[in-house]
Molecule: Glycine riboswitch aptamer
Organism: Acidovorax sp.
RNA sequence: UCCGUCCCGUCAGGAGAGAGUCCGCGCCCCUCAGGGCCGGGCCGCCGAAGGCGCAGGCAGCAGCCGAACGCUCAGGCAAAAGGACUGGCGACA
Numbered sequence: 001u002c003c004g005u006c007c008c009g010u011c012a013g014g015a016g017a018g019a020g021u022c023c024g025c026g027c028c029c030c031u032c033a034g035g036g037c038c039g040g041g042c043c044g045c046c047g048a049a050g051g052c053g054c055a056g057g058c059a060g061c062a063g064c065c066g067a068a069c070g071c072u073c074a075g076g077c078a079a080a081a082g083g084a085c086u087g088g089c090g091a092c093a
Stems, first nucleotide, its partner, number of pairs: 005093001008090006018043001020042005026037004044077003050073001051071003056065003
């Protein structure tokens, strides 16, 4: 100096599933009716933050890795946010 890789930062892309229902001696808008937000209960669902389990692999009897498979604890089910993963750029080891 160049190339590759991990972590990190940044930009772009990025699926799935009820805008469910009931209650509030909560807040706001409002003449009323009602609407929005927040909190709680109930049922139905999703899997691509995370987590757990296994399949499998490394290894060789002790361990390590461990998925896009499974479970749904968590999270999510209009938009927004988040989002495994992919690509660009940057910096670092």